[in-house]
RNA sequence: AGAGUUUGAUCCUAGCUCAGGAUGAAUGUUGGCGGCAUGCUUAACACAUGCAAGUCAGACGAGAAUUGGUGUUUCCAGUGGCAGACAGGUGAGUAACGCGUAAGAACCUGCCCUUGGGAGGGGAACAACAGCUGGAAACAACUGCUAAUACCCCUUAGGCUGAGGAGAAAAAGGAGGAAUAUACCCGAGAAGGGGCUCGCAUCUGAUUAGUAAGUUGGUGAGGCAAUGUCUUACCAAGGCGACGAUCAGUAUCUGGUCCGAAAGGAUGAUCAGCCACAUUGGGACUGAGACACGACCCAGAAUCCUAUGGGAGGCAGCACUGGGGAAUUUUCUGCAAUGGGAAAAAGCUUGACGGAGCAAUGUCGCGUGAAGGCAAAAGGCCCACAGGUCAUGAAAUUCUUUUCUCGGAGAAGAAAAAUGAUGGUAUCUGAGGAAUAAGCAUUGGAUAACUCUGUGCUAGCAGCCACGGUAAGACAGAGGAUGAAAGUGUUAUCCAUAAUUAUUGGGCUUAAAGUGUCCGUAGGUGGCUUUUCAAUUCCACCGUCAAAUUCCAGAGCUCAACCCUGGACAGGCGGUAGAGACUACCAAGCUAGAGUAUGGUAGGGGCAGAGCGAAUUUCCGGUCAAGCGGUGAAAUGUGUUGAGAUCAGAAAGAACACCAAUGGGGAAAGCACUCCGCUGGGCUGACACUGACACUGAGAGUCGAAAGCUAGGGGAGAAAAUGGGAUUAGAUAUCCUUGUAGUCCUAGCCAUAAAUGAUGGAUACUAAGUGCUCUCCAUAUCGACCCAUGCAGUGCUGUAGCUAACGCGUUAAGUAUCCUGCUUGGGGAGUACGUUCGCAAGAAUGAAACUCAAAGGAAUUAACGAGGGCCCGCACAAGUGGUGGAGCAUGUGGUUCAAUUCGAUGCAAAGCGAAGAACCCUACCAGAGCUUGACAUGCCAUGAAUCCUCCCGAAAGAGAGGAGUGCCUUCGGGAACACAGACAUAGGUGGUGCAUGGCUAUCAUCAGCUUGUGCCGUAAGGUGUUGGGUUAAGUCCCGCAAUGAGUGCAACCCUCAUGUUUAGUUUCCAACAUUGAGUUUGGAACCUUGAACAGACUAUCAGUGAUAAGCCGCAGGAAGGUGAGGAUGACGUCAAGUCAUCAUGCCCCUUAUGACCUGGGCGACACAGGUGCUAAAAUGACAGGGACAAAGGGUCGCGACCCCGCAAGGGAAAGCUAACCUCAAAAACCCAGCCUCAGUUCGGAUUGCAGGCUACAACUCACUUGCAUGAAGCUAGAAUCACUAGUAAUCGCCGGUCAGCCAUACGGCAGUGAAUCUGUUCUCGGGCCUUGUACACACUGCCUGUCACACUAUGGGAGUUGGCCAUGACCCAAGUCGUUACCUUAACCAAAAGGAGGGGGAUGCUAAAGGCUGGGCUAGUGACUGGAGUGAAGUCGUGACAAGGUAGCCGUACUGUAAGGUGCAGCUG
Repeated sequence: AGAGUUUGAUCCUAGCUCAGGAUGAAUGUUGGCGGCAUGCUUAACACAUGCAAGUCAGACGAGAAUUGGUGUUUCCAGUGGCAGACAGGUGAGUAACGCGUAAGAACCUGCCCUUGGGAGGGGAACAACAGCUGGAAACAACUGCUAAUACCCCUUAGGCUGAGGAGAAAAAGGAGGAAUAUACCCGAGAAGGGGCUCGCAUCUGAUUAGUAAGUUGGUGAGGCAAUGUCUUACCAAGGCGACGAUCAGUAUCUGGUCCGAAAGGAUGAUCAGCCACAUUGGGACUGAGACACGACCCAGAAUCCUAUGGGAGGCAGCACUGGGGAAUUUUCUGCAAUGGGAAAAAGCUUGACGGAGCAAUGUCGCGUGAAGGCAAAAGGCCCACAGGUCAUGAAAUUCUUUUCUCGGAGAAGAAAAAUGAUGGUAUCUGAGGAAUAAGCAUUGGAUAACUCUGUGCUAGCAGCCACGGUAAGACAGAGGAUGAAAGUGUUAUCCAUAAUUAUUGGGCUUAAAGUGUCCGUAGGUGGCUUUUCAAUUCCACCGUCAAAUUCCAGAGCUCAACCCUGGACAGGCGGUAGAGACUACCAAGCUAGAGUAUGGUAGGGGCAGAGCGAAUUUCCGGUCAAGCGGUGAAAUGUGUUGAGAUCAGAAAGAACACCAAUGGGGAAAGCACUCCGCUGGGCUGACACUGACACUGAGAGUCGAAAGCUAGGGGAGAAAAUGGGAUUAGAUAUCCUUGUAGUCCUAGCCAUAAAUGAUGGAUACUAAGUGCUCUCCAUAUCGACCCAUGCAGUGCUGUAGCUAACGCGUUAAGUAUCCUGCUUGGGGAGUACGUUCGCAAGAAUGAAACUCAAAGGAAUUAACGAGGGCCCGCACAAGUGGUGGAGCAUGUGGUUCAAUUCGAUGCAAAGCGAAGAACCCUACCAGAGCUUGACAUGCCAUGAAUCCUCCCGAAAGAGAGGAGUGCCUUCGGGAACACAGACAUAGGUGGUGCAUGGCUAUCAUCAGCUUGUGCCGUAAGGUGUUGGGUUAAGUCCCGCAAUGAGUGCAACCCUCAUGUUUAGUUUCCAACAUUGAGUUUGGAACCUUGAACAGACUAUCAGUGAUAAGCCGCAGGAAGGUGAGGAUGACGUCAAGUCAUCAUGCCCCUUAUGACCUGGGCGACACAGGUGCUAAAAUGACAGGGACAAAGGGUCGCGACCCCGCAAGGGAAAGCUAACCUCAAAAACCCAGCCUCAGUUCGGAUUGCAGGCUACAACUCACUUGCAUGAAGCUAGAAUCACUAGUAAUCGCCGGUCAGCCAUACGGCAGUGAAUCUGUUCUCGGGCCUUGUACACACUGCCUGUCACACUAUGGGAGUUGGCCAUGACCCAAGUCGUUACCUUAACCAAAAGGAGGGGGAUGCUAAAGGCUGGGCUAGUGACUGGAGUGAAGUCGUGACAAGGUAGCCGUACUGUAAGGUGCAGCUG
């Protein structure tokens, strides 16, 4: 310090997640030791038991024990003194002078310290005790005795009160032989402690805006230690609050702790300071101090005892128990140390404290051994079978002893003495023996670390992205590796990362975000010069911010943690002195900001009034006669009762053509016929006046399109709703015909819009160029023009700069300042609740639960569009012939079957793999048999191989007999072959073409696809490759930030078309000769064949084009613009096809999924699709005669001539290994006949009989011949296919496969031989450019709403059940204060009565809890109900994204199953 995640990729915005640190933690798993710390965060829930506050006999009188007695000593209930207000616990309450910090004045203070004085004289009681009584107990009553440092009176007083007079008011002794020490009383002082006041600071909510009634102040009185409305009477009406009062919620506060670079955020355990509390609420007493944790009184709740009458207690002290909870320890030890209490002291007491125990809870330290060791042992895992790795790791060998076990010695902590819980501990030392000691998590990325096996969207994992659907580095196991290590993972929480609330330090045109607009209050900010002052600011010093902590430097425990000593920064508050620049203040000026006056000036600025014309509609009248109107096409509608058209007249309402513009005015909304009246603002000239008067602006206020509302008018046109007609699957729409509200006016509401420049206002500065509007100056004057870096406004282009980019750019989205509004992931939602406003519609303000990991902006590339432009193709059009109808052939689907083997499935499967299924092939089925195997290699044994015969069997196979004795040799043996055996292994047309290679189809023979370097862009990418022409072509030319190159195109290759040369047999034959025959002789001119060349290149000419590339035309030429055809197939697409051609990974079978055999099947048959053949006839069929090819095949072959057969064919046989012989007859065609339009002399299916050929075999299941039979069919619906010239159509011929053939198929060959197109509107497909996009699995895309179902959270809800808060009136405990006429009373007065004073009782004010009434807030629950979210998949449509098929969206109104539709005004996104 960053990283992952939105996309096909990119940049940005933005959220989510991870890596770090921390914890009073918990939990899974594991666990050796020690030091130091820490340990109920939850129920301030309830608590059994023990302990936690006593002490003094030197204050007092009894009593008891000890002793024979005295004395002494000890114990001790009670009186009395001091302490139980400290120490210890907890954090419920408290938003407060409670805490923190800094000050202050009107106060108190036991013990301790310093200091000045005093302590004289009297008196009366009460406990204990004794007696007696009541009670279960707790305890209580009465009578009597008694002491004191207990109580009371008098005297005295440098103190107190008071102006003064005057008044009130103290004491105590005890110990000791004494010295003396101590205690007591009245004053003064100090320290420490406490009470009070106050400045500043201290959480959230405005969906809490007004609040308080002793409230704020004053006077008198009371009260207090003291000030004070603290209390009371009267008077005044003040006080607090937008700088957030009041109310509600939450919460002890701080030093500090954790995180962070810091600013800061979170937190407030342990330690320390303050506060508050002590079962809940109230109250006082005592006292120096309390309204008192281990004191009292009263009330409440729960608990306990009880004799039912009445009583008792308060662990938030230390342990412990129950309960709650994810979770937190021993009913330990000691007062040895430190500290506290009382005491003169010894001594006593102390669950404070010192220690130990439990817990890996945290942190620090140590160990689990060190050296050595390769045949790299065994074993595990992987493997390419070579090896690699665990791994120098282990073992073996040598060594050490921290730790461990057993012994010995044994502390410090203790300041004169004594005293050690800890503790026989730490530590030291001896012996023993590697001995007692390693687990956890991770291993897809971020993030260090990888393989195998299993599983097969299952089981599971997961913090985010995501993984798992048969080769998972992500699940589970194993091996290896990595990480930190007595720990390690997980969970929870906090900070950081997060500049993700931004003071430091963000943003707002389009991503979330500028209020619709102006005015203006508070507030914030503010021009130039000089002065004052010193609030702010700066500087110096002082005080303070406890200690501990953090930091720095030292020191002590072996180190460290820990502990000790010393020091210090920064910052806050207060005080003192100084400076005077800035801000503020005071005072005086200035004129550049702002304003006033004055002269001009432009304008749809506003309000009110009056008026013209064009058009529309309606009405009246005339003319006319059949339709009009409307649409994509129609219909509804209207018209012979006269429409429409046309002419003349009348009425009404609304809106103002041209001018008109990127033009003007206005704050915005908005403003346009003409004239008149009233009126606001702007700009400008000159520079007279004021002298900072300014800017912004929370709240408040003004205006505010359209729609809508109320009341009254008005109503021509157009028009939500509505009715009707169309369209449609439907059409609550689009289209048409009607038509109401409203649209208009007056008065009043509403307050919202895509109210937009999606851009708040003001000021200053920062290049230019060019338009427009107003004005001013100059041009001698006026006008038109024109000038100026004038002023004000309004546009375009553009530099710097900015921006994520698009873009902005003196009219900023640049550079700066000031003020204001708003934003913080998407959805839920601008919704719910509450409140305010409104007549209503609604507006304003405005959440949460829950849910997702994205949502979004700009730009890029592709793809797509019922977007655009250009171009091409038998793509259409123009033609020719078909398919679809019939019969048959063939392949497929489906069905059937024991099996009908398998594959191919839009184009791009279907006469396809298959260029030949009767057996074989064959993979399928049934049956019969085999198991190292039908086939390959290695080992061993035997035998040559091989051939023949018999027998069982359907065959495979089994059995028996015989013949045979080979080849090479170094004589050992070897090679080939056959058979038997065992083991490695063979074998598989079994699976996966979605694990693959290879091959192939298709887009497409379409013209494209890329790259180096350079340049542009943050980048994805772009440029080049686009543009202007041209071409079949990214073909070529020109231009150009591009310049080169590659691959495709073209050419090079083959065939055909012409010629030349050469060659001349098996070819050819003009002349010649000859024959049955070019047979022979001769010849090579021709035809032809083979080879080698030539030829065609837009070359020439004319036109055109830009003078280019090219195009068009003529000529010549065998051939002319690629001459015709073939081979040749770029980058890629389709997980296209093929594991059954072959090869191959993995999986599967191994007496079978292998191999052999016989028979069957692949040939089934209601049906459906495809591809073909034959036809329907006269352009024909049949019969007879006659003519002309090319290219092929042939020795297990082609087979002539001849003979036989109606024929298929048979017999016999020449020639030919082929320019020689043969298949072989070419057919259409021609000639001359017949048939005469019909189911026929068309057509030939089907069927019967008789034959032939091939083959081991022809039934399932071949082909063929003859005779007989003679079906459908008379040119084919919707639809659809092929073809542009030697082509279509038509006619035959040949070949491969092959014994034969189901071939009408496939591949070739030649014969005859057309029609049409000089076009691109449309259909399909393709190419290039451009545009839009919410698509990227890419339109078979994406996506919206209702409905149905399930789940989740939530709003309303008749109500209902709790809690909290304050208020009202009443009853009112204890208690303080007051009153008292009743009762009572030792000290003093009086001394007789009585009084003062006290006590009790009664009573007044006050008053807790509780009950009652009505409120407020809040929580739970609730029949029913509303919308929302999520969901594998469902129903209905198709609203949005492309012109999304009616452009979309905003506001509003109406309307409809739903998305939506329509009207009005607005926006361009």

Predicted 3D model of a 1469-nucleotide RNA (small-subunit ribosomal RNA) from Pinus lambertiana. Model confidence (mean pLDDT): 84 of 100. It matches the Rfam family "Bacterial small subunit ribosomal RNA".